[in-house]
RNA sequence: UUGAACGCUGGCGGUAGGCUUAACACAUGCAAGUCGAGCGGAAACGAAGGUAGCUUGCUAUCAGGCGUCGAGCGGCGGACGGGUGAGUAACGCGUGGGAAUCUGCCCAGUAGUGGGGGACAACCAGGGGAAACCCUGGCUAAUACCGCAUACACUCUACGGAGAAAAGGAGGCCUCCAAUAGCUUUCGCUUUAAGAUGAGCCUACGUCGGAUUAGCUUGUUGGUAGGGUAAUGGCCUACCAAGGCGACGAUCCGUAGCUGGUCUGAGAGGACGACCAGCCACACUGGAACUGAGACACGGUCCAGACUCCUACGGGAGGCAGCAGUGGGGAAUAUUGGACAAUGGGCGAAAGCCUGAUCCAGCAAUACCGCGUGUGUGAUGAAGGCCUGUGGGUUGUAAAGCACUUUCGGCGGGGAGGAAAUGCUCAAAGCUAAUACCUUUGAGAGUUGACGUUACCCGCAAAAGAAGCACCGGCUAACUCUGUGCCAGCAGCCGCGGUAAUACAGAGGGUGCAAGCGUUAAUCGGAGUUACUGGGCGUAAAGCGCGCGUAGGCGGUUAAUUAAGUCAGAUGUGAAAGCCCCGGGCUCAACCUGGGAACUGCAUUUGAAACUGGUUAACUAGAGUGUGGUAGAGGAGGGUAGAAUUCAGAGUGUAGCGGUGAAAUGCGUAGAUAUUCUGAGGAAUACCCGUGGCGAAGGCGGCCCCCUGGAUUGAUACUGACACUGAGGUGCGAAAGCGUGGGGAGCAAACAGGAUUAGAUACCCUGGUAGUCCACGCUGUAAACGAUGUCUACUAGCCGUUGGGAGGCUUGACUUCUUAGUGGCGAAGCUAACGCGAUAAGUAGACCGCCUGGGGAGUACGGUCUCAAGAUUAAAACUCAAAUGAAUUGACGGGGGCCCGCACAAGCGGUGGAGCAUGUGGUUUAAUUCGAGGCAACGCGAAAAACCUUACCAGGCCUUGACAUCCAGAGAACUUUCUAGAGAUAGAUUGGUGCCUUCGGGAACUCUGUGACAGGUGUUGCAUGGCUGUCGUCAGCUCGUGUCGUGAGAUGUUGGGUUAAGUCCCGUAACGAGCGCAACCCUUAUCCUUAUUUGCCAGCACGUAAUGGUGGGAACUCUAAGGAGACUGCCGGUGAUAAACCGGAGGAAGGAGAGGAUGACGUCAAGUCCUCAUGGCCUUUAUGACCAGGGCUGCACACGUGCUACAAUGGACAGUACAGAGGGAAGCGAUACCGCGAGGUGGAGCAAAUCCCAGAAAACUGUUCGUAGUCCGGAUCGGAGUCUGCAACUCGACUCCGUGAAGUCGGAAUCGCUAUUAAUCGCGAAUCAGCAUGCCGCGGUGAAUACGUUCCCGGGCCUUGUACACACCGCCCGUCAAGG
Repeated sequence: UUGAACGCUGGCGGUAGGCUUAACACAUGCAAGUCGAGCGGAAACGAAGGUAGCUUGCUAUCAGGCGUCGAGCGGCGGACGGGUGAGUAACGCGUGGGAAUCUGCCCAGUAGUGGGGGACAACCAGGGGAAACCCUGGCUAAUACCGCAUACACUCUACGGAGAAAAGGAGGCCUCCAAUAGCUUUCGCUUUAAGAUGAGCCUACGUCGGAUUAGCUUGUUGGUAGGGUAAUGGCCUACCAAGGCGACGAUCCGUAGCUGGUCUGAGAGGACGACCAGCCACACUGGAACUGAGACACGGUCCAGACUCCUACGGGAGGCAGCAGUGGGGAAUAUUGGACAAUGGGCGAAAGCCUGAUCCAGCAAUACCGCGUGUGUGAUGAAGGCCUGUGGGUUGUAAAGCACUUUCGGCGGGGAGGAAAUGCUCAAAGCUAAUACCUUUGAGAGUUGACGUUACCCGCAAAAGAAGCACCGGCUAACUCUGUGCCAGCAGCCGCGGUAAUACAGAGGGUGCAAGCGUUAAUCGGAGUUACUGGGCGUAAAGCGCGCGUAGGCGGUUAAUUAAGUCAGAUGUGAAAGCCCCGGGCUCAACCUGGGAACUGCAUUUGAAACUGGUUAACUAGAGUGUGGUAGAGGAGGGUAGAAUUCAGAGUGUAGCGGUGAAAUGCGUAGAUAUUCUGAGGAAUACCCGUGGCGAAGGCGGCCCCCUGGAUUGAUACUGACACUGAGGUGCGAAAGCGUGGGGAGCAAACAGGAUUAGAUACCCUGGUAGUCCACGCUGUAAACGAUGUCUACUAGCCGUUGGGAGGCUUGACUUCUUAGUGGCGAAGCUAACGCGAUAAGUAGACCGCCUGGGGAGUACGGUCUCAAGAUUAAAACUCAAAUGAAUUGACGGGGGCCCGCACAAGCGGUGGAGCAUGUGGUUUAAUUCGAGGCAACGCGAAAAACCUUACCAGGCCUUGACAUCCAGAGAACUUUCUAGAGAUAGAUUGGUGCCUUCGGGAACUCUGUGACAGGUGUUGCAUGGCUGUCGUCAGCUCGUGUCGUGAGAUGUUGGGUUAAGUCCCGUAACGAGCGCAACCCUUAUCCUUAUUUGCCAGCACGUAAUGGUGGGAACUCUAAGGAGACUGCCGGUGAUAAACCGGAGGAAGGAGAGGAUGACGUCAAGUCCUCAUGGCCUUUAUGACCAGGGCUGCACACGUGCUACAAUGGACAGUACAGAGGGAAGCGAUACCGCGAGGUGGAGCAAAUCCCAGAAAACUGUUCGUAGUCCGGAUCGGAGUCUGCAACUCGACUCCGUGAAGUCGGAAUCGCUAUUAAUCGCGAAUCAGCAUGCCGCGGUGAAUACGUUCCCGGGCCUUGUACACACCGCCCGUCAAGG
């Protein structure tokens, strides 16, 4: 934007448009008639009379006499108007031009309109037929028809001539009557030329797609003659010639009415051709002519066909793409309306008649335009709704209320314009003899309206009757709640929905538009996304594999001329409408209307002459030719050489050879491999060899000869634009392949065997045929690549290299310049970037080829080529929302470099095997509560499950609740006893009346009641806070400013060293900074100072059987406060003289002395809603609370973590030593006594440097055991006890006696540890009534090993590749099933 449709909704008016589909079929009505002033006439209707009959209003008649008029003859019109777009790619249409034509009615001329004739309808009679209709005979008129006469023009002509017309009607006058006479007016008629209008014809240019349509044509092209036409013409015919059209697209196929214009767009364009206007074509389908001025005719004729209807079956009738209307088709398009009042048309002299043209009305929001649905005031910010942080906010001045107005609609009343006339009467003028007639003008009276209840105006009543639709995640204006829970659904693109959805659905609120709003469809735009304006082709799609060359395109310098292109003026045309501008009319607007501009075009004409083109004349700078050199794997043919492989013969020689990651197949005692000699044969040419050379490309490599192409260079002469590019065309064109014939050493598809492997139709090995080679043909393709078409010109430098030429001297392995190649870097510039950069991908010019999202697909079909294989040309359906390029940051790699870590290695000790403990899985169960799940779950939450804990199960019991706050009432609180019950609980019962007070009451506590609420270890750790684990105590993670890059980003942070370390130094487009590292903190190792009790005791005393027991001391140890000390500070070496490293001295300690605490940015939606906190959801006589019992401890199994062992480095017994760090009042508990013992009795001391737990153990000394399932090992079981505790049955620990299982060092695999460490030994504490083999601490004894960084694992930095980014646990390919 629309001729729209659909959904929801709908007050009024104006204007416009309304079958886009079935050119499908049509019932019914209407759409073309008119003229009596052409004619014969009188079927119907009507009026006024006369006459006759009579039933006084009827019939007959005068009488077709009049108004008129059916049918008929005749004239004009049915060729216009109206419809439709099927056909048509065409002189159909558009623009411009032309000559060989016709033209009714009309206009103005010319000359006439004389005189005759015979018919045919109607009608009458007869006949046929169902009908339509037809036949026969007879009468008749004309403006019907036919001769004759005449002929200014006209036509033909042999220039003598010949041919060809006509119609009358009406009015009037005249006339004794009458006439067909005469006169006149007028309308007609005839001839002819001209005009106007209309039509026919010719022509230049323009006018869709397909080349997977490339050749078409025989009346075809032209000529002559004739025919035909209104007219030219192969329009037709005869003859003659062989032409005509076509790559500037013929022919064929598909599609389509064309145009003015319409929509869009800045324009150029693109799409369309409804309405309105011009042209064309068509009228059921096909064909044909007749009539006529005009038709090959929408409502005419004929023939054929299909279809429908009638029929008496013999025959007939019809054509809505006219207006309405019907069926059908379709998403979809209206009334079987009114009127000729206006405009226009046909006929007529006119009145008039006809007119579905037209003017109006009706239907539908189909479109455009306009108006309304109220206006003002109104806060208590009402109610209700929604939200809420519960305070409020919002709907919202919105409503109500009060005041006002009345458009539109309703009712009543008034009321324009569209109407001009024609005709009639009168007057004048013209015509005329005329006062007729006719025409014109003027005056007068009267008449004509479908629309129409018109527009418009006035009055009345009452805010009274009048708002919806879409949207609210971004694009895009507008946000919340509830429901739902990857469901239901949304979606234009991105996408939304898996329990907190602004995206679904509803609601509240909001936004936009508004009698409409959305959706769908369609066109243009945005899209510079077909690029004329205005794109590209190295890597994104895109340069033909490369030459030669035709057509075509394009083309050097000078001069003249021409005027085709070009430019300027004028003239004609470019219809109207539309668009635009300025006015005018409807109240405005839409709409209508006047004028202008414009219509960018075409044609004619007059000029200009710079440029392009043409012609002419010249030139030499482009191009070419002659001539002398030069380099070269340029090409073709012939010959020849040596090395090597293989094979053959002979000799020597013996057991292996060969091959691989390792092997085997294979060869070899019939003598291989190895080695020596000789011979045969084929193929290829080591070194030289070079980002060296040559060639158009493919490509070309020993040496020699012959033939031959090109390039380059020097000097000079010649030709004189001969040039460039190049659609088609044509030639060359690697390898493989094909055909025919040779050749065949090596290599080697196929094939065979051996290996590898899950398999291995492969990679590896042993063999081996086509082929590779030659000759002659074919094929015509490659990552035929510089992924870069050819030619020309211009545009900084530097460094190599090949060929030629020139200069210079210092004559050289010299140097400078130049030219033709061939390379590297790089400026400007270009590029998306990468990169290119005189060998351009820069700046320009010429020409060609090619591209237009990915897949389907370089495929199918068709054509061409080919012996075949195949090549070339080359789609569509369908499908996806991407595919792609370059670069960036990460991550990853069975990529690279550097480095680190108990990571490996070197070692020590374990686990995995046994028994037991403990945790987990599984299973079982009424329940075995829940969580944790690779490292980073599994002696984990749990630093203590008999009850409790406890969350689980079965049962009992309570419902404002076990716990919190508020309210009301009662009562001090509290307490004693009894009964029932498993208990919770229920009932009864005893004692007690307190504290403060302003005398009202108040505070604490208990009970009862009501409702707000409590409660939840219910759910969501993927809604969260907090806390924690992990990478990892790894050395990293970032920022500001600057700089670089279009940008993502980079730089810094990379590099050289160094470190445990992004630690430090140096360098450096970076300079600085932050979080991390380190340090600061704690413990420990040495010393000093101070202090001195409960600790200590050297010296001085006292005392004891003995003991720091006592006085005292402050030296020592210890304790606990403060200090010192270590910093690469010193020396030597290495290193860049730096940082630092190595060694040394001193020192208690040396390069971080040792250990701890300390954990960057972040990752894992890691863990935890059952510590706590918390949003949402769920529950509320239960998922809450209480009670007793059971369970968490169940056991065929599997796994993790431990303990104890398997023994002699040991077990047992006896004796003797030496710690540290802790704990203790409902506690630790000594001496003493009892018990074999666990323990008991008892109670000193101690709130602890004092007392207690508390005997440390390994160790050491001695005795015994003697390698055994043991004097090892202690499970299991029996018995007897102790302790804790309301209570040890399920289900505690310990003691004693007895019993004495497995186990003799542990498969694959796997863990910890680098020094006071591993290993080993005991001690303590938390939890705790009781219950550690766990956990957290403490000390004692106390090793081995580290060559080293190849490998495994993890990590850090740099770099590289990437099709990964959920980031390799990634991505992704093929096969297989079913269906199409």
Molecule: small-subunit ribosomal RNA
Organism: uncultured prokaryote